[in-house]
RNA sequence: ACGAAUUUUGCGGGAGAGUUCAAUUUAUUUGACACCGAAGGAGCAAUCACCCUGAAAACUCUCAGGUACAAAGGACCGCAAAAGGAUG
Repeated sequence: ACGAAUUUUGCGGGAGAGUUCAAUUUAUUUGACACCGAAGGAGCAAUCACCCUGAAAACUCUCAGGUACAAAGGACCGCAAAAGGAUG
C1' cells in the first nucleotide's frame, strides 16, 4: 500500500432422510425399529513426502447430530466489516 493465507462477526442462499409405532406430561419427553450426511468426530489412497512412517476430501463410517410443517442447526458459496501481515 492496489494487502495473500488464516480467524471472527453480520446479511443472503443452502440438501438429504419417519406426519413410523407404543406410552403419554402433546414436548427440544421415553423406548423400539427404520432411515440421512453437509455441524462436529473417526478412518482410508494406486497420490505426495520420504522409507520407522506421515498427510486429504464433498470419499467411507455413523459415535454424535438429524428425519411432517415451523423454529433452530447446517458443510459450502456470495457480499460487507474487523483482526491479521504473506508479498512488494
The RNA shown here (Glycine riboswitch aptamer) has 88 nucleotides and comes from Alphaproteobacteria bacterium MarineAlpha2_Bin1. It was read from a public genome assembly, where an Rfam model found it. Its Rfam family is "Glycine riboswitch aptamer". About the family: This family represents the bacterial glycine riboswitch. Glycine riboswitches usually consist of two metabolite-binding aptamers domains with similar structures in tandem. Taxonomically the source falls in Alphaproteobacteria (Bacteria, Pseudomonadati, Pseudomonadota). The coordinates come from a structure-prediction model, not an experiment, and the mean pLDDT is 78.